[in-house]
Context: one part of a larger RNA
């Protein structure tokens, strides 16, 4: 891993509701007794029901409360129960089922190992040479020096032995801790040997939560015991109906639960109470707008008041102002918690109209309290998040198909079953790929289409406004651009062209007291304006369409799904045609409602997860009736059969001794999942 077997809502007692059967103002018997362990008779003790009200006493169609004959409150008037059966549920028991970590008590370990007592026993060889002795020197005498001897030491080195620092193998190993090649100790706080002692709320510990027999922050063993498990995994045959929540309140609650909401199934109601839409009547204070309140706020005009200045200064004042400025007025803004206004949708509500066919009540069963995302209106945040919390609708959740390459939540659309039929939807029609290289009129030249901003440009097509323009413009060339005068002032200088003033007049077709360059000043070149040459159009702006720059990323093109496209883009209009499980179309089932002439026919429905409802298969064993079997049961294999299905028959081979039907009972009753247990391979 795999195949095979096993493996999960059970049974008792209580209580509810359904649904059957008896018997009804009543029903019913337990225990025990007879009896063939039964069936059955027998047992009325008891229990339920037939009357309530009160803590009780206790009264009673009434009773409590009360001073009460009031009032309330609860209750009569308004009468169904009870006894078994059986099925939901629920409660008490382990209560579907396996599973802790863990508490408790009995016992059992110190043959591992940690400390202790008791007794035994190892420790080649080599080296240093303490103390203290002798001898000699040496001293008054010591001290002290040599020189032999002496043989200390948690001493030196390095086997045995004892450890465990280094690295390598090894890591389904040779070993559930080694091996190798190195390392430290090896006369000591050493190593071992035996026989012993301390036990778990304990013990031992040169102490590391470290050791008590390969797992010790509290051993291991049996029991309490099937501890609890709001946790997590699992839960075993079909087929029909209907079909949810992921909110509200509370809650040592927040992944639980409890009511209610939302689901189903039963009864009742039943001129219908319900939903859509219309139409008619309301209430309201959003969006918006607006300032008339309340805040906020620019700018002006006026101005009380204040500040400076200048008269007066004893006071009282009196003049002024590039200051400040309420209030009052003019314009002009602004608000979720401002309103003088105020929709639109929703909302309520009718003897109303039209279309569904819902609705409310009452009992039994649940499930759900973890929701996603998408538009839209707010809040939180950064008008950030596939963020978050609300309202509102979809959708997914529980939904499959078509489209969006791929893609729960986007768009189309909601699958009862077949079918080599047709026809839409979204989206699409060159190729990959079903179907238009459609048709008509334009714009894009960027591969724009096929990612982006501020910004930023004589890209271009559309419309408009205005200025010059055959009395000759825009461009371009020729030539003029002068004189008072170097204006005046400043200034070392200031001449158009550093700076302040002024900005006049003359000759002129025209020419500024000067548009820029230049000069120390000047020159110098230029322009503005002006004539010729040419001959038709030229500028400025403003609205829009589609482009264009702005544009850098990591494995490989990678921002069209690809090929590839200048239309196979992009607008606007048009006609066709492909596209689903959608709609028809034909044959079938099945569910509910009518209606039947009882044969059926008509209409509607039939996607579903938690769940609720209903109706079946099958397996084992009972009990009755009927049957099959060595002329071959069960089981096993194959095989063109039958049924919606879950599953039934039949034939042939194998097998060799039992086994089905029918109709009732009864249940160890159905396996693919639990890191499920056991075998096998």
């Nucleotide at each position: 891993a795999c195949c095979g077997g096993c493996g999960a809502g059970u049974u008792a007692c209580g209580a509810u509701g359904g649904c059957g059967u008896g018997c009804g103002a009543g029903g019913u018997u337990a225990a025990g007794c007879u009896g063939a362990a039964g069936a059955a008779g027998c047992g009325g003790a008891g229990c339920c029901g037939u009357a309530g009200c009160g803590a009780a006493a206790g009264c009673g169609a009434g009773u409590c409360u009360g001073a009460a004959u009031a009032g309330g409150g609860c209750g009569c008037a308004u009468g169904a129960g009870u006894a078994c059966g059986u099925c939901g549920u629920c409660g008490u028991a382990g209560a579907c089922c396996c599973g802790a970590a863990a508490c408790c008590a009995u016992g059992u370990g110190a043959u591992c190992u940690a400390c202790c007592c008791a007794u035994g026993u190892c420790c080649a060889g080599g080296u240093u040479g303490a103390a203290g002795g002798u001898g000699c020197g040496g001293u008054a005498a010591a001290a002290c020096g040599c020189a032999c001897u002496g043989g200390a030491g948690g001493a030196c080195c390095g086997a045995a032995c004892c450890c465990a620092c280094g690295u390598a193998c090894g890591u389904u190993g040779a070993a559930a801790a080694g091996u190798g090649c190195g390392g430290g100790g090896a006369u000591g706080a050493g190593g071992u040997g035996u026989g012993g002692g301390u036990a778990g709320c304990g013990g031992a510990g040169a102490a590391a939560u470290u050791c008590c027999a390969a797992a010790c922050g509290a051993a291991c063993u049996u029991g309490g015991a099937g501890a609890u498990a709001g946790c997590u995994g699992g839960u075993u045959c079909u087929c029909u109906c209907c079909g949810a929540a992921a909110u509200a309140g509370c809650u040592u609650u927040a992944g639980g639960g409890c009511u209610a909401g939302c689901c189903u199934c039963g009864g009742a109601c039943g001129a219908a109470a319900g939903a859509a839409u219309g139409a008619u009547g309301g209430a309201g204070g959003u969006a918006g707008a607006g300032c008339a309140c309340u805040g906020u706020u620019u700018g002006g005009a006026c101005u009380a008041g204040g500040g400076g200045c200048c008269c007066a200064u004893c006071c009282c004042g009196g003049g002024u102002u590039a200051c400040c400025g309420a209030a009052u007025u003019c314009a002009g803004a602004u608000a979720a918690a401002c309103u003088c206004c105020g929709a639109a949708u929703g909302c309520c509500a009718u003897u109303c109209a039209u279309u569904c066919a819902u609705g409310u009540c009452c009992g039994g069963g649940a499930g759900u309290c973890a929701g996603a995302c998408u538009g839209u209106g707010a809040g939180u945040g950064a008008u950030a998040a596939g963020a978050u919390c609300c309202a509102u609708a979809g959708u997914c959740g529980a939904a499959a198909g078509g489209g969006a390459a791929a893609c729960a939540g986007c768009c189309c659309a909601g699958a009862c079953c077949a079918c080599c039929a047709g026809c839409u939807a979204a989206g699409g029609u060159c190729c990959c790929a079903a179907a238009a290289u459609g048709u008509a009129u334009g714009u894009u030249a960027a591969g724009u289409g096929g990612a982006a901003a501020a910004g930023g440009a004589u890209g271009u097509g559309g419309g408009g406004u205005u200025g010059c323009a055959c009395a000759a413009a825009c461009a371009a060339c020729u030539a003029g651009g002068a004189u008072g005068u170097u204006g005046g002032c400043u200034u070392a200088g200031a001449a158009g062209c550093a700076g302040c003033c002024a900005c006049c007049a003359u000759u002129u077709a025209a020419a500024g007291a000067g548009u820029g360059c230049g000069u120390a000043a000047u020159a110098g070149c230029u322009c503005a304006c002006u004539a010729g040459u040419c001959g038709a159009g030229u500028g400025a702006c403003c609205c829009u369409g589609c482009g264009c720059c702005g544009a850098a990323a990591a494995u490989u093109u990678a921002c069209c799904g690809g090929g590839g496209c200048u239309a196979a883009a992009c607008a606007u209009a048009c006609u066709a045609c492909c596209g689903a499980a959608g709609c028809u179309g034909u044959g079938g089932a099945a569910u509910g409602c009518a209606c039947u002439u009882a044969g059926g026919u008509g209409c509607a429905u039939u996607g579903g997860u938690a769940g609720g409802a209903g109706a079946g298969c099958g397996u084992u064993c009972u009990a009755a009736g009927g049957g099959c079997g060595u002329u071959g049961a069960a089981g096993g294999c194959c095989g063109a059969u039958c049924g919606u299905g879950a599953g039934g028959a039949c034939g042939g081979c194998u097998g060799g001794a039992g086994c089905g039907c029918u109709u009732a009972g009864a249940a160890g009753u159905g396996a693919g999942a639990a890191u499920g247990c056991c075998g096998g391979u």
Large-subunit ribosomal RNA, domain II from Vagococcus elongatus, 681 nucleotides, folded computationally. Its mean pLDDT, the model's own confidence on a scale to 100, is 87.